[in-house]
RNA sequence: AGAGUUUGAUCCUGGCUCAGGACGAACGCUAGCGGCGUGCUUAAUACAUGCAAGUCGUACGGGCAUUAGCAAUAAUGUCAGUGGCGAACGGGUGCGUAACACGUGGGAAAUCUGCCUCGGAAUGGGGAAUAAGCAUUCGAAAGGAUGUCUAAUACCGCAUAAUGCAAUGACACCUCCUGGUGAUGUUGUUAAAGUAGCAAUACGUUUCGAGAUGAUCCCGCGCCUGAUUAGCUUGUUGGCAGGGUAACGGCCUACCAAGGCGACGAUCAGUAGCCGAUCUGAGAGGAUGACCGGCCACACUGGGACUGAGAUACGGCCCAGACUCCUACGGGAGGCAGCAGUAAGGAAUAUUGCGCAAUGGACGAAAGUCUGACGCAGCAACGCCGCGUGAACGAUGAAGGUCUUCGGAUUGUAAAGUUCUGUAGCAGGGGACGAAUUACCCGUCGAGGGUGUUGACGGUACCCUGAAAGUAAGCACCGGCUAACUCCGUGCCAGCAGCCGCGGUAAUACGGAGGGUGCAAGCGUUGUCCGGAUUCACUGGGUGUAAAUGGAGUGUAGGCGGAUAUGCAAGUCGAAGGUGAAAGUGACCGGCUUAACCGGAUCAAGUGCCUUCGAAACUUCAUGUCUUGAGUGUGUCAGGGGGUACUGGAAUUCCCGGUGUAGCGGUGGAAUGCGUAGAUAUCGGGAGGAACACCAGUGGCGAAGGCGGGUACCUGGGGCACAACUGACGCUGAGACUCGAAAGUGCGGGGAGCAAACAGGAUUAGAUACCCUGGUAGUCCGCACCGUAAACGAUGGACACUAGUCGUCGGGGGCAGUCCCUUCGGUGACGCAGUUAACACACUAAGUGUCCCACCUGGGGAGUACGCUCGCAAGAGUGAAACUCAAAGGAAUUGACGGGGGCCCGCACAAGCGGUGGAGCAUGUGGUUUAAUUCGAUGCAACGCGAAGAACCUUACCUGGGCUCGAAGUGCACUUUGUCGUCGGUGAAAGCCGGCUAGGGAGCAAUCCCGGGGUGCAUAGGUGCUGCAUGGCUGUCGUCAGCUCGUGUCGUGAGAUGUUAGGUUAAGUCCUGCAACGAGCGCAACCCUCGCCCAUAGUCACCAGCGGUUAAAGCCGGGCACUCUAUGGGGACUGCCUCCGUAAAGGAGGAGGAAGGUGGGGAUGACGUCAAGUCCUCAUGGCCCUUAUGUCCAGGGCUACACACGUGCUACAAUGGGGUGUACAGAGGGUAGCAAGACCGCGAGGUGGAGCCAAUCCCUAAAACACCCCUCAGUUCAGAUUGCACUCUGCAACUCGAGUGCAUGAAGUUGGAAUCGCUAGUAAUCGCUAAUCAGCAGGUAGCGGUGAAUACGUUCCCGGGCCUUGUACACACCGCCCGUCAAACCAUGGGAGCUGGUAGUACCCGAAGUCGCCGAGCUAACUAGCAAUAGAGGCAGGCGCCUAAGGUAAGACUGGUGACUGGGGUUAAGUCGGAACAAGGUA
Repeated sequence: AGAGUUUGAUCCUGGCUCAGGACGAACGCUAGCGGCGUGCUUAAUACAUGCAAGUCGUACGGGCAUUAGCAAUAAUGUCAGUGGCGAACGGGUGCGUAACACGUGGGAAAUCUGCCUCGGAAUGGGGAAUAAGCAUUCGAAAGGAUGUCUAAUACCGCAUAAUGCAAUGACACCUCCUGGUGAUGUUGUUAAAGUAGCAAUACGUUUCGAGAUGAUCCCGCGCCUGAUUAGCUUGUUGGCAGGGUAACGGCCUACCAAGGCGACGAUCAGUAGCCGAUCUGAGAGGAUGACCGGCCACACUGGGACUGAGAUACGGCCCAGACUCCUACGGGAGGCAGCAGUAAGGAAUAUUGCGCAAUGGACGAAAGUCUGACGCAGCAACGCCGCGUGAACGAUGAAGGUCUUCGGAUUGUAAAGUUCUGUAGCAGGGGACGAAUUACCCGUCGAGGGUGUUGACGGUACCCUGAAAGUAAGCACCGGCUAACUCCGUGCCAGCAGCCGCGGUAAUACGGAGGGUGCAAGCGUUGUCCGGAUUCACUGGGUGUAAAUGGAGUGUAGGCGGAUAUGCAAGUCGAAGGUGAAAGUGACCGGCUUAACCGGAUCAAGUGCCUUCGAAACUUCAUGUCUUGAGUGUGUCAGGGGGUACUGGAAUUCCCGGUGUAGCGGUGGAAUGCGUAGAUAUCGGGAGGAACACCAGUGGCGAAGGCGGGUACCUGGGGCACAACUGACGCUGAGACUCGAAAGUGCGGGGAGCAAACAGGAUUAGAUACCCUGGUAGUCCGCACCGUAAACGAUGGACACUAGUCGUCGGGGGCAGUCCCUUCGGUGACGCAGUUAACACACUAAGUGUCCCACCUGGGGAGUACGCUCGCAAGAGUGAAACUCAAAGGAAUUGACGGGGGCCCGCACAAGCGGUGGAGCAUGUGGUUUAAUUCGAUGCAACGCGAAGAACCUUACCUGGGCUCGAAGUGCACUUUGUCGUCGGUGAAAGCCGGCUAGGGAGCAAUCCCGGGGUGCAUAGGUGCUGCAUGGCUGUCGUCAGCUCGUGUCGUGAGAUGUUAGGUUAAGUCCUGCAACGAGCGCAACCCUCGCCCAUAGUCACCAGCGGUUAAAGCCGGGCACUCUAUGGGGACUGCCUCCGUAAAGGAGGAGGAAGGUGGGGAUGACGUCAAGUCCUCAUGGCCCUUAUGUCCAGGGCUACACACGUGCUACAAUGGGGUGUACAGAGGGUAGCAAGACCGCGAGGUGGAGCCAAUCCCUAAAACACCCCUCAGUUCAGAUUGCACUCUGCAACUCGAGUGCAUGAAGUUGGAAUCGCUAGUAAUCGCUAAUCAGCAGGUAGCGGUGAAUACGUUCCCGGGCCUUGUACACACCGCCCGUCAAACCAUGGGAGCUGGUAGUACCCGAAGUCGCCGAGCUAACUAGCAAUAGAGGCAGGCGCCUAAGGUAAGACUGGUGACUGGGGUUAAGUCGGAACAAGGUA
């Protein structure tokens, strides 16, 4: 520090996800030790049991026990009581609280403060009770009642008293100027307690002052979310008086006034203890507020006071409520959010431990007692830190495992083995620090010194010794992100997954294994927070098209604001002081063996707040001045700016009349409609409404919406010129107000044309549409609403600055000007810098800056729901969530596609010739059938295809019979001796059973070698599957002209350029131009063949001339001229001429030539496409079968047959058929062969065999031509079918061959829609040959003979090429994609209602209690009195105000649930259509 993910690829926008760190965690697997920490985050739920606050006998009386004593009594201990102090601390929790609760900084001149410290003064003298106790008594208990006795540091008067307090007078000083402080005069008023000690004295007591500590109150600032909460408030805001408090204050009461708070967010609602800090982050921030520390709040829930220095009191009291427990049913008791512990809840959180030894606290004079604070231990890997599980050597690189190309590799120095070490653990021995005080002794109870006691942890830490490698490694991951790869299993199953995504038979992604990677006593997962996320942007984002500028203006608050001078010092800046607790964090140093942890009266930081001093540039503020911003004025100008009234002509329609006759109208074509009752057309007249042709223009005006005939009136704004006036008067603008197209609404008019709805006619599968004929609202006017639009420049307003060029509108200047120059204001096109993701923008900015407003934060759900506001309604404004997806999107790129465009090719169409489609037959396919009809090929590019040839074989299929190392082959081991051949039985054959035979070599022999047979092992075999695992081969686009690369250049990039353009070509063929220059694969050429010539050669070819033979004949001699054969050359290149063309390429015509512009034909097939075809040619991975899916054999099948299609053959006839006669090829083939002549047969053929291993011999022509017959008919056409008889091949022609003869003589008379081939030696027509092959050819591959017609042309159909355009396609239009309906699931709105919760309002009732009043009952202390008694005071009790809980009522807010209902979302293959994307077929 980034990465993955939208696309075919790219850049951008944008979301989602990951890597990091953290945790009071939990869960899974695993687990050796120690140290230090941490441990109910949920139910502030309920709690059994024990403990957590007591202490003091030196304040007081008593009971009991013990001791001493005869006893009185004394001492000690103990028990409760009176009294004092404490119990308000310590400990827990986070319910409530959005608040002066907290934090920070101030204030109290408005306050209190027990214990403690310092200082002053005092401590005199009396009195009356009471608890305990005792007695009686009530009650189950808890707990009382009555009588009686008694003490005090308990209680009550009196005395004294100030510098206290109160009142009042006068003085000084200070001040924040409501007052404070000090000294002072007068008057009034207020205290006390003793105990211990022989005593000194000590500890107490009272009062005053000061301090310290603690507490209280007030203020500035800071402190969560919601406006779908906008108004709140009556003690409310202030005043006066009084009350109350420690104290200020509406804190409370009465009266007076009517205020106070709020868009700088009041009120209401929701959530929440706050902070130091903690986590994260570069920081700014964000999140958190466990442990530790500070503050606050609470103590079962609610209310209340008492006591006290302090409480409105966790382990106190009273009342109400809920709950639990006890009960004798009468009544009582209780409050773990103290420490343990229990139940419950929950994913989840510990021991009913030890000790007061230390630290701290309460009490005490002290000893000491108490202390679940605390110190320790226990449990938990919950976290952090440390240690260990061994170290060194050790290669035959052991065995085993795994993989393997079978060679090996890897696990791996790892192990074994050898030599060592000794942490932890185990055993034995020793053994702490933490302990210092108090106390006691000396000293004066001082200072100081001395003596002694005390350890929960703990026989622990630690130290020493011993034995012993012995007891101690797991977890996750290994497709990319992200370090780490193989095998097996599985087969869209099981499963994985953080995102992208894996899995449908070769899964590095599932499960296992081996190996590896990472961390390690832990490792992973889950959850949460921060980070990455500059993805709420202060640092640090945006708004033309990605989400985002308000429809426009006027303007309030607010924000911002020109030049200059002076002043002040609020902001700002500097310096100093105070504060910012400690802990924590950072630095440094130190202590535990290290670290974590801990310590430091060491430093920093704590970015903050307060105070003081200073500075004056900038901003604010104040005062003065200025003119450039703004405004005013004068002059002038343009304009569809607005409003009202009047008015004009053209056109449509309607009405009247004339002329006129059969149609009009409408469409792609029609029909509906109109018309003989006279339309349309045409002429004349009239009515009425609406809109204003030409001018008219990226021209004008307006803020926007918008504005268009003419005239008049009223009226707004703007430009220019001048520079007289004002003197910053400005800009923006949340709310607010006004305007605001069309449609729509209300009322009243109007209504020609047009025209939603509606009707009819068409179209169509349908057509609730597009087209046509009609037609109502509406469109028009007035008034009033509505308030929205793609209200768009998809671009808020203002100001300033930043190259130009060319138009245009308005004004001014240059003396006049149609010219030109210049200037200001508008409006356009292009373009530089700059900007931008790109497109593009570019002085009219989307550039560079300043100011203000509005808006955005992934897609869908949704501009929906609910609520509120507005509206007559329609609806508008504001505006969510659940749920769901990993994208949605912008711009540009390359393709592909278009019922887009342009250009150009091709037997593509057209022009022609001949066919197919109809018939019969052949052949292939589908289908059907079958035991099997083997398999494959399936649009073009499957279908006379694989198959160049299925009777057996082939053969893969079926039935049946057999074999199992196998039908063939290889290796090893063992065994045997035959092999070849032959015989018998059985059988359909294969096979099975049995018999005969007894190999070669070496060696005397045993035996060995070769060969053969058998057995076993390893293997074989498979036309079994996968062509979607593959190689190879092939088809196709297409013999189409294309496909690419290097370097350079352009672009952020994908890519572009080159390859586009202008010409030209069959061609990316060539030329010219050009940021391209070159190159490669294709094209062409080179190759073969045919056509002309030449040279060479001359047999088996040839025969001109010469000779010979023959019936004839290259038959022979001979010849090499010719033909020909087969080798090598030549020839053609737009080379020449004319014209056109860019001085080009090239084209047109011509000459010459056998051939002319590629001379004809062939071979040759670029990058690629179709997961095209083939595992059944072959090869091959994987899978499957192994007495069978292998192999052998017999028979059957592949030849079936209602039917459908393809490809062919033969025909339908006279350009023909038949008969007779006669002629001419080429290319091939031939010894298991071709076979002549001859003979036989009507014939197929047979007999026989010359010749030929071939330019020698053989196979070997037909159409044509000549003559004759047939004369238009189902025929002398056609030949299917069938019968009989034959031939040939072959082991064998039944299923199932071909051929022959005779007989039979079907359909068919030129073929519907549709469709195929062909542009010249071509089509058509005629035969011949070959491969395969025993035989079988109408097929295929070739060969030659005869031999045409037509092409104006490129509009259209099909296919293709190039350029361009649009695109939401990229599996690429056989694409994409929308909505209803049907089904399942999910969340959600409405809903008659039902049922909870919360806060408040009004009223009723009203406990306890404070306060007030009364107080006839009761009453020790004081007063009077001898007393009785009276008084003062007090108490009970009563009344009143307030008031918790409770009740009633009407609403509010917020949950749950609800028949039914609404839409929404999601879901491999449902239905209907076809809305969008191309001109998407109606943009």